A computed fold for a 136-nucleotide RNA from a Bacillota bacterium, annotated as c-di-AMP riboswitch aptamer (ydaO/yuaA leader). The coordinates come from a structure-prediction model, not an experiment, and the mean pLDDT is 76. It was read from a public genome assembly, where an Rfam model found it. Lineage of the source: Bacteria > Bacillati > Bacillota. Of the family's consensus pairs, 96% are formed in the model.
RNA sequence: CACUCUUCAUUGCUGAAUCUCCCCUUUCCGGGGGAGAGCGGGGGACCCACCAAAUCGGGGCGAAGCGCCUUUUGGCGCAGAGUCGCACUUCGACUCCAGCCCGUCAGCUAACCUCGCAAGCCACCGAAGUGCUACG
Numbered sequence: 001c002a003c004u005c006u007u008c009a010u011u012g013c014u015g016a017a018u019c020u021c022c023c024c025u026u027u028c029c030g031g032g033g034g035a036g037a038g039c040g041g042g043g044g045a046c047c048c049a050c051c052a053a054a055u056c057g058g059g060g061c062g063a064a065g066c067g068c069c070u071u072u073u074g075g076c077g078c079a080g081a082g083u084c085g086c087a088c089u090u091c092g093a094c095u096c097c098a099g100c101c102c103g104u105c106a107g108c109u110a111a112c113c114u115c116g117c118a119a120g121c122c123a124c125c126g127a128a129g130u131g132c133u134a135c136g
Base pairs, nucleotide, nucleotide: 012121013120014119018037019036020035021034022033023032024031025030038117039116040115041114042113043112048107057105058102059101060100061099065078066077067076068075069074080096081095082094083093084092086131087130088129089128090127091126
């Protein structure tokens, strides 16, 4: 350097949903509780806005809103969101366009108060340009 065999590792996607520490319990694995940082959401003044709407309620998270067709299921279109594995722009292709919550109540909103840190996956080995980074 080449070949063969075996073993181990590799790493992304949607989303706010990550990281660290402490205590209790447990033979251990594990389980429970708490705190902080970070990220995300809601409520909440003056000013401003809205103004007689109202039970046919109204509102929040989310991209998931509107329109047309269809007996329904569903389909199509526009808008919107996402992927093509460093970033951006353009092109191309593809995927999604759900669901849940509050409970008669909430415009914005400083101080302040408060909540979440899940769940689920393979649309993910296309191109051009400009850059960044790494290796040689």